RNA sequence: AUCUUAUCAAGAGCAGGUGGAGGGACUAGCCCGAUGAAACCCGGCAACCGGCGGUAUUUACGCACGGUGCUAAUUCUUGCAGGAACAUGGCAGCGGCCUUUAGGCGUUGUCUCCUGACAGAUGAGAG
Repeated sequence: AUCUUAUCAAGAGCAGGUGGAGGGACUAGCCCGAUGAAACCCGGCAACCGGCGGUAUUUACGCACGGUGCUAAUUCUUGCAGGAACAUGGCAGCGGCCUUUAGGCGUUGUCUCCUGACAGAUGAGAG
């Protein structure tokens, strides 16, 4: 590299330091950023693993000492499948026809929610 498994709607500096332009995995979007990005340090959050307490024991539960992790937006949305609602619907584009200057007809695209995959992230284990 890869495989298994659990979790991913909560939480964490709206004047901390260094640093200087990028960042949010990828696609397409949409965002964040010199009123300062990434990264590092400090602080914080959480409690996955270990530890300690707890219990007759195992749990539950607690502490947060050690090992990680995390610290804009739901894993920011989206990408595949199914379902539901909405529609003889809304919005946008296009060209033609009709009536007439605003509509009608036609056509293409797009718009909501839910569930599960996929992908990704993190822990623990395997290898």

Predicted 3D model of a 127-nucleotide RNA (SAM riboswitch aptamer (S box leader)). The sequence was found by an Rfam model in a public genome assembly.